[in-house]
Context: one part of a larger RNA
């Protein structure tokens, strides 16, 4: 110097505490050990792997497994050789793949040839095989913590100190005074997007205050540029004014003034590094291997198995609730092989016509809530699981293996042991819509969006993680 301490001071942070809601018990999703299997392809394992890689495993994907083919090979590039215009069509065998077999056709140029296929020979192929402990690139984590470091001076025999320490502040190595240190630099803060208020500018597909026409109603229509919206360049927030404390830095204030006040909310941004973390299966690449195979192409299977055991979820165990009519209010998305209004048939899933829209024009489009009624605390009008029958939709094709509709069937479940998780505000709980992936879909995941909307926080002794300062060390 560093690490470490059940040494010691200061400080932080949903760390604890005080709340609220969960998880751990049930059934059911889905991942993962481990078992079984021809094969259940492979990677990811404390934190920082387990609804992770996978933003869609019926075929395909697929990289396993059987099984049947192919060897210039699925795909390109050069060269030579033969054949042929490209090319197409049919027959047999097949599970396809692929295999023999036959027909049809005869480009361009006067020719040498050329294009272009086939076949063939040679180099260049192919490998999701093997090493993340041989790499790039890219990531996760410590931690959006506040810290890492230089140059030049000084100190020291040197490793190195010093600056970066000390009081005071701050979310912050933010800042102020002191100071043998003056200064830099990377990070922090600003600069960037965005939500929140304002005036200007514009005015359609949005919008309707006046003013006319119109209607069952309705910006439907003339019109307007007022107001919502929508999108462009502004304006604003700076401890700037007041008062109080402080040498300042700066705190303090149900202070004024503001839509906003002391970093106004969210976001993007991850400093030198650590874990020989992860990733050779996104890609790329060094060595090593395979080459009639460890390339490849196809049929069918498997990843979906199941005694078990753990992560993550969904739905419940009900009356602040279940079921039944009825009535209202959103964002943000996405729509032509598409969204799909209407009408008409089914109980329904859907179907069969069918308008408008490539979309601020047209269309997917709310739920939870509120009115009324019922139900009467039971395993029940809670709960659906799980089986049995009958459909529908998409696909070449739902048997292992889809999703969704009805009849019917009606399991475990009565608030869950030690134990643990999240959250400080438009949070949390809760209630719904939308997207990508996609033929369809195992989505209950993932990302987004708006509705409704709490409850606590005295305090830092404890538990956990972290940051200065010091102090012991037989550790580096």
């Nucleotide at each position: 110097u560093g690490a470490c301490g059940g040494g010691g001071g200061c400080c932080c942070g949903c760390a604890c505490a005080a709340g609220c809601g969960g998880a751990g018990g049930a059934a059911c999703a889905u991942g993962u050990g481990g078992u079984u299997u021809a094969a259940u392809u492979c990677g990811a394992u404390g934190a920082u792997a387990c609804g992770c890689g996978a933003g869609g495993a019926a075929c395909c994907u697929u990289a396993c497994c059987c099984a049947g083919g192919c060897u210039c090979g699925a795909a390109c590039g050069u060269a030579g050789u033969a054949u042929g215009c490209a090319a197409g069509c049919a027959u047999a065998u097949g599970a396809a793949a692929g295999u023999a077999u036959g027909c049809u056709g005869u480009c361009a140029g006067c020719g040498a040839u050329g294009a272009c296929a086939u076949a063939u020979u040679a180099c260049g192929a192919g490998g999701u095989g093997c090493u993340g402990c041989a790499u790039g690139g890219u990531u996760g984590u410590c931690g959006u913590c506040a810290g890492c470091u230089c140059g030049u001076g000084c100190c020291g025999u040197g490793a190195g100190g010093u600056g970066u320490c000390g009081g005071c502040u701050u979310a912050a190595g933010u800042g102020c005074c002191a100071u043998a240190a003056c200064g830099a630099g990377c990070g922090c803060a600003a600069c960037c997007c965005u939500u929140a208020u304002c005036g200007a500018u514009a005015g359609u597909u949005a919008c309707u205050a006046g003013c006319a026409g119109g209607u069952a109603a309705a910006g439907c229509u003339g019109a307007g540029g007022a107001c919502u919206c929508u999108a462009u360049a502004g304006a604003g927030a700076c401890u700037g004014c007041c008062g109080g404390c402080g040498u300042a830095a700066g705190c303090c204030g149900c202070g004024a003034g503001g839509a906003a006040g002391g970093u106004a909310g969210g976001g993007a941004u991850g400093a030198c590094g650590u874990c020989a973390a992860a990733u050779c299966a996104g890609c790329a690449c060094g060595g090593c291997c395979c080459u009639u195979a460890c390339g490849u192409c196809u049929g069918g299977g498997g990843c979906g198995a199941c005694a078990c055991a753990c992560g993550u979820g969904u739905u419940a165990c009900a009356a602040u609730g279940g079921g039944a009519g009825g009535g209202a209010c959103a964002a943000a998305g996405g729509g032509c092989a598409g969204c799909c209004a209407c009408u008409u048939g089914g109980c329904g899933a859907c179907a069969a016509g069918g308008c408008g829209c490539g979309a601020a024009u047209c269309c997917c489009c709310a739920a939870a809530c509120c009115c009324u009624c019922u139900c009467c605390c039971a395993g029940u009008u809670c709960g659906g699981a799980u089986c049995g029958g009958a459909g529908u939709c998409u696909g070449c094709a739902a048997c292992c293996c889809g999703a969704c509709u009805c009849c019917g069937u009606g399991a475990a479940g009565c608030u869950g042991g030690a134990u643990u998780c999240g959250c400080u505000a438009g949070u949390a709980a809760u209630c719904g819509c939308g997207c990508a992936u996609c033929a369809g879909c195992c989505a209950u995941g993932g990302c987004g969006c708006g509705g409704u909307g709490a409850a606590u926080a005295c305090g830092u002794u404890c538990c956990c993680g972290g940051g200065c300062c010091u102090u012991g060390u037989a550790c580096a």
About this RNA:
RNAcentral holds the full RNA, with entries from ENA and SILVA. The part of an RNA shown here (small-subunit ribosomal RNA, 3' major domain) has 476 nucleotides and comes from an uncultured Bacteroidota bacterium.